A computed fold for a 72-nucleotide RNA from an Akkermansiaceae bacterium, annotated as transfer RNA.
Its mean pLDDT, the model's own confidence on a scale to 100, is 81.
It matches the Rfam family "tRNA". It is annotated as a transfer RNA. Rfam describes the family as follows. Transfer RNA (tRNA) molecules are approximately 80 nucleotides in length.

RNA sequence: GGCGGGGUAGCCAACCGGUAAGGCAGUGGUUUGCAAAACCACCAUUAAUGGGUUCGAUUCCCAUCCCCGCCU
Numbered sequence: 001g002g003c004g005g006g007g008u009a010g011c012c013a014a015c016c017g018g019u020a021a022g023g024c025a026g027u028g029g030u031u032u033g034c035a036a037a038a039c040c041a042c043c044a045u046u047a048a049u050g051g052g053u054u055c056g057a058u059u060c061c062c063a064u065c066c067c068c069g070c071c072u
Base pairs, nucleotide, nucleotide: 001071002070003069004068005067006066007065010024011023012022018055026042027041028040029039030038048064049063050062051061052060
């Protein structure tokens, strides 16, 4: 330098055109003599950044940044 894959919450991770599941962690509560465990509720709407397409974009297209792999 070329090609491919990826970037979503503190961490892991699904979805892949109609304002984002789940788990762990965290916070509050129920329970308990106190805890632990269990259960309930809450927790990203700038989904790497910018632009474009569209009635509508995390999703499609382009550029840039970063990570991984392959080739040279």